[in-house]
RNA sequence: GCUCGGAUGGUGGAAUUGGUAUACACGCAACACUUAAAAUGUUGUCCCGAAAGGGAUGUGGGUUCAACUCCCACUCCGAGCA
Numbered sequence: 001g002c003u004c005g006g007a008u009g010g011u012g013g014a015a016u017u018g019g020u021a022u023a024c025a026c027g028c029a030a031c032a033c034u035u036a037a038a039a040u041g042u043u044g045u046c047c048c049g050a051a052a053g054g055g056a057u058g059u060g061g062g063u064u065c066a067a068c069u070c071c072c073a074c075u076c077c078g079a080g081c082a
Stems, first nucleotide, its partner, number of pairs: 001081007010026003019065001027045006046055003058074005
């Protein structure tokens, strides 16, 4: 230099003929249980905002009524080729 794959909450990781972003698990917090703790159970857990509402899938654009998904450029990680 060329080709291919990947980037989603605090972590892992789902979601595709384009149609509810964060299912599920872990972690964390509160509570229950316990003499106490562990284990177990229940509830909560992206960001902004008083609310209404808005934003957010590596970054910036494009297509579309609608984009994690399709297209272009770039950044970073990995693999292969030279």
Predicted 3D model of an 82-nucleotide RNA (transfer RNA) from Candidatus Zambryskibacteria bacterium CG10_big_fil_rev_8_21_14_0_10_34_34. Model confidence (mean pLDDT): 81 of 100. It matches the Rfam family "tRNA". Rfam classes the family as a transfer RNA. It was read from a public genome assembly.